Source information: The part of an RNA shown here (large-subunit ribosomal RNA, domain VI) has 296 nucleotides and comes from a Candidatus Bathyarchaeia archaeon. Rfam family: Bacterial large subunit ribosomal RNA. The coordinates come from a structure-prediction model, not an experiment, and the mean pLDDT is 83.
[in-house]
Context: one part of a larger RNA
RNA sequence: UGCUAGCCGCCUGAGGGGAAGUCGUCCUCAGUACGAAAGGAACGGGGCGACGCAGCCUCUGGUGUACCAGCUGUCUGGCAAGGCAAGCUGGGCAGCCACGCUGUUGAGGAUAAGGGCUGAAGGCAUCUAAGCUCGAAGCCUCUCCCGAAAAUAGGCAGCUAAUCCCAGGGUGGAGGCUUGGCGACAAGCAUCCUUCUGGGACGAGGGCCGGAGUAGAAGACUCCGUUGAUGGAGUGGAGGCGUACGCCGGAAGGCUUCGGCCGACCGGUUCAACCUGCCACCCCCAAUCGCCUAAG
Numbered sequence: 001u002g003c004u005a006g007c008c009g010c011c012u013g014a015g016g017g018g019a020a021g022u023c024g025u026c027c028u029c030a031g032u033a034c035g036a037a038a039g040g041a042a043c044g045g046g047g048c049g050a051c052g053c054a055g056c057c058u059c060u061g062g063u064g065u066a067c068c069a070g071c072u073g074u075c076u077g078g079c080a081a082g083g084c085a086a087g088c089u090g091g092g093c094a095g096c097c098a099c100g101c102u103g104u105u106g107a108g109g110a111u112a113a114g115g116g117c118u119g120a121a122g123g124c125a126u127c128u129a130a131g132c133u134c135g136a137a138g139c140c141u142c143u144c145c146c147g148a149a150a151a152u153a154g155g156c157a158g159c160u161a162a163u164c165c166c167a168g169g170g171u172g173g174a175g176g177c178u179u180g181g182c183g184a185c186a187a188g189c190a191u192c193c194u195u196c197u198g199g200g201a202c203g204a205g206g207g208c209c210g211g212a213g214u215a216g217a218a219g220a221c222u223c224c225g226u227u228g229a230u231g232g233a234g235u236g237g238a239g240g241c242g243u244a245c246g247c248c249g250g251a252a253g254g255c256u257u258c259g260g261c262c263g264a265c266c267g268g269u270u271c272a273a274c275c276u277g278c279c280a281c282c283c284c285c286a287a288u289c290g291c292c293u294a295a296g
Base pairs, nucleotide, nucleotide: 005160006159007158009156010155011154015146016145017144021051022050023049024048025047026046027045028044034039052104053103054102055101056100060098061097062096063095067091068090069089070088071087072085073084074083075082076081093277106142107141108140109139114134115133116132117131163201164200165199166198167197168196169195170194172193173192174191176189177188178187179186180185202296205293206292207291208290209225210224211223212222213221230286231285232284234281235280236279237278238276239275240274246269247268248267249266250265253262254261255260
C1' cells in the first nucleotide's frame, strides 16, 4: 500500500516446514518349519540399549567473578571492619548447562519392481488389451510447528462510526420581504435546499509517555500504570554458609614489685551473624499529569 468504513479478539487451513528416526541385542515364536543327521530359521509379539534429533532443570553432576566460611602477604595506628592479589582453600540458591531427565509413536490411502483374479484378440493358453486385487525404510494424509498478502485477498463474535457546528464562495431552484412603477416588470435583501473550500466538536482503537520482563543486539514482543502489587525499599517465609562482633565465665602456661597482669584455646549469649536474581505480604517510594493520531 492492498483486501472497498475503521478497529479488537478467536478461528478455518490453501500453502509451507519438520530427523517423519536409524541400528544393535535379548525373550517368545522354537529346538518348531527345514534336514538322514549335524545343524537350524522366518513372519508376528514383547523387553533393554546405542547413536542422532528436539525440549527441559524434578533428580545427579559442572559452573556459579550474587554469597558464606577458613588461611597467607601487605595497607588502613590497634581491636573490629575492610581494600588489593578471580590470592589460596572448603561449600553453594537461582540461572546457564550435560555427564542428568523427557519424547522420538501409531493409523489410513495411492503406488514401484513384483505376486495374482477374471479374460479375449488367437474355441486353447495368457496378470492385460477392457476390468479387478495385493504389494516398499520410498510417495500422500492425520498425529508436531508456521500459516488470511490464499489478489477467488476467507469465517465468527464484539466495539466505534455511518454525524454535528462555524466561516467564506459559486451554480441552480423554492417560496417570502423592501423600494420604484398604473402595470407587465426591474433593482435589492435575508431564509431554506443543492454544492465547493477551510476550521472545529465527537470518536472505537492505536501510538507516544512512564514502571517492568515469560522478551531482547537496536527495533520488535509480552505485562502493568493508583479502579495498581509493575519495579524498588521494608517485613515474613524458603534457601546458602555454619554459630558473628561485643560481653560474661573458664583456661595449659608465662610474667610479677606477690597486689595482680597477660594468655592460645573452650563454653554461654547463638540453629547465631551475614547474604539472596526465589515465594509471598505490604501502597512507604516511583509508574504523576497527560499528549498525538484516528474511520466517519